A computed fold for a 63-nucleotide RNA from Desulfofundulus thermobenzoicus, annotated as Fluoride riboswitch aptamer (crcB RNA motif).
Its Rfam family is "Fluoride riboswitch aptamer (crcB RNA motif)". Its family is annotated with response to fluoride and positive regulation of gene expression in the Gene Ontology.
RNA sequence: GGACUAUUAGGCGAUGGGGCUCGCCAUGAAACCGCCUUUACGGCUGAUAGCUCCUACCAAGCA
Numbered sequence: 001g002g003a004c005u006a007u008u009a010g011g012c013g014a015u016g017g018g019g020c021u022c023g024c025c026a027u028g029a030a031a032c033c034g035c036c037u038u039u040a041c042g043g044c045u046g047a048u049a050g051c052u053c054c055u056a057c058c059a060a061g062c063a
Base pairs, nucleotide, nucleotide: 010025011024012023013022016054017053018052019051020050021049034044035043036042037040
């Protein structure tokens, strides 16, 4: 340096997936489960906890 085998890799942060970072919770429970109002068969923002890429959706413009 290469190959093979075995073991290990927690969960969560209002809608999907990957990477990085941060925070919270934890051994069967917790962390977590958006906002407003006239509380209604009502209204509003956002795919991120943050950054970034992809996907979906929305708006505008161009070809």